Predicted 3D model of a 505-nucleotide part of an RNA (small-subunit ribosomal RNA, 5' domain) from an uncultured Clostridia bacterium. It matches the Rfam family "Bacterial small subunit ribosomal RNA".
Context: one part of a larger RNA
């Protein structure tokens, strides 16, 4: 000098764009943050029309519309948060899978036949303070279970051919065995099953790279390898039985400390050094520890079970909870915001759609926290006014500065008009927002501070103080004329900021 997610002191006009718990992965009141589909299903309720019965305002039946607790489907594995753990194939980069899976989506081919038994809801009884159940009875489905059919699917056996990368892979073919499906509707469609291919996503393996300590030198028994069996989507001590005695290490094993990694960011002429906020990619975690279930996908932040700590309810028998989602509260701290608006846009989930949901997101609010831009007026104006300060008392300086005259009106203010963002032929749809922007109006009006002035280092005098009070980054100032302390005048620097502190280069 540059930089910062900064803080502190003094000061503070406006706008645009960004950024905003770095500390306690501390504890959390309250609200919201993941639902959706009635075009899968049976009910219930409401309502409109029609019909029947009569007790004339009720009951029953049919049709339509609406709402929906429950069964069922898809989604809650995305999106959002945090960085505790992790020195690791975690990440980065480059390869590999002849050792793999992939819902929704796209393409191709074939099919969608015929049956069955239940169960929630509901009704009744019943336990409990509640949370939540228990028993009996009834019912439906795109819920569940058989049967038929079976293309190039799967399983084991055989023949021929081709290829490769060791195990092998692919093609053709023979005979045998196994395995499917679901309907809805407004009749336009939307679905369902099997197989192959694609796309996307994921899993696994390997080469290289990835902080400090040797005042950490030995470490390791599922340990290293083999055979067999199990398990997985898949390879594998992944797991198990048996066998062998291996395996890592001074090119740093093991142990300890620290740490999420990267694209990037800061600095620098570069090499390098530092860093990993915001944004993007990957990983890990969801009070702590463990476990599986469901599922295409989880060992699952707003799912389940167990244990622990904590908080809450309780009729003491037993229950409920998890903000490292968005706001917000307490606490910690030098320190970090609103319990805001909207789904209008972009995107996501569900739905044929209309649409519903969406604290993702888009906006608004707060903060000079940062960057950028603008303003606080412009021109003329000497009697060099008054006042202040200094003085050798002559004057010098503040100083064209002010006053005064002539102008201008950016920004702020008031009034009027008023968008883009909104698409697909039209119509409709804007939170922001009567915002940006445009026009008019009035009046210099509403808007300057902070630090420094001994040298480094731009900028000097007076008074006060008297090794006191104090200053200070280094050298050093202060003990009676201090350009170094304090105040004043003046000056220098930067400017809505200026200084200080901390950290990095």
């Nucleotide at each position: 000098g540059g930089a910062u997610g900064a803080a502190c002191g003094c000061u503070g006009g406006c706008g645009g764009c960004g950024u905003g718990c770095u500390u306690a992965a501390c504890a959390c009141a309250u609200g919201c943050a993941a639902g959706u589909c009635g075009a899968a299903c049976g009910g219930a309720c409401g309502u409109a029309g029609g019909g029947a019965g009569c007790u004339u305002g009720c009951u029953c039946c049919c049709u339509g519309c609406g709402u929906u607790a429950g069964u069922g489907g898809c989604g809650g594995a995305c999106g959002g948060g945090u960085g505790a753990g992790u020195a690791a194939c975690g990440c980065g980069u480059g390869a590999g899978c002849a050792a793999u899976c992939u819902g929704c989506c796209c393409g191709u081919g074939u099919c969608u036949g015929g049956g069955g038994g239940a169960u929630a809801a509901c009704a009744g009884u019943u336990a409990g303070a509640a949370a939540u159940g228990a028993c009996u009875g009834c019912u439906a489905a795109u819920a569940c279970c058989g049967c038929a059919u079976a293309u190039g699917a799967c399983c084991a056996c055989g023949a021929a051919g081709a290829g490769g990368c060791a195990u092998c892979u692919c093609u053709u073919u023979g005979a045998g065995g196994u395995g499917a499906a679901a309907g809805a509707u407004u009749u336009a469609u939307c679905g369902g099953a099997c197989a192959c291919g694609g796309a996307u996503g994921a899993g696994c393996u390997c080469g290289c790279g990835u902080c400090c300590c040797a005042u950490u030198a030995g470490g390791u028994a599922g340990u290293u390898g083999g055979u067999g069996a199990g398990g997985u989507a898949a390879c594998g001590g992944c797991c198990c039985a048996c066998c062998a005695a291996g395996c890592c290490c001074g090119c740093g094993a093991u142990g300890g400390g620290u740490a999420g990694c990267c694209g990037g960011c800061c600095u620098u002429a570069g090499a390098g050094g530092g860093u990993g906020a915001u944004c993007g990619g990957c990983c890990a975690c969801a009070u702590u520890g463990g476990a599986a279930c469901u599922g295409a996908g989880a060992c699952a932040c707003g799912g389940u079970c167990c244990a622990a700590a904590c908080u809450c309810c309780u009729a003491c028998g037993g229950g409920a909870g998890g903000c490292a989602g968005c706001a917000g509260u307490g606490g910690g701290g030098a320190a970090u915001a609103u319990u805001g608006g909207g789904c209008a846009a972009u995107g996501g989930a569900g739905g044929c759609a209309a649409c519903u949901c969406u604290g993702a997101c888009c906006c608004a609010g707060c903060a000079a926290c940062g960057c950028c831009g603008c303003g606080u007026g412009a021109g003329c104006g000497a009697u060099g006014a008054a006042g202040g300060u200094c003085u050798u008392c002559g004057g010098a300086u503040u100083g064209u500065a002010a006053a005064g005259c002539u102008c201008u009106u950016u920004a702020a203010g008031u009034g009027g008009g008023g968008a883009c963002g909104a698409a697909g032929a039209a119509a409709g749809u804007g939170a922001c927002u009567g915002u940006a922007c445009c026009c008019a109006c009035a009046g210099a009006a509403u808007a300057a501070g902070c630090c420094u002035c001994g040298g480094c280092u731009a900028a000097c005098u007076a008074c006060g103080u008297g090794c006191c009070a104090g200053c200070a980054g280094c050298c050093g100032c202060g003990g009676u004329a201090a350009u170094a302390c304090g105040u004043a005048g003046g000056a220098g620097g930067c400017a809505a900021g200026c200084g200080u502190u901390a950290u990095c280069c």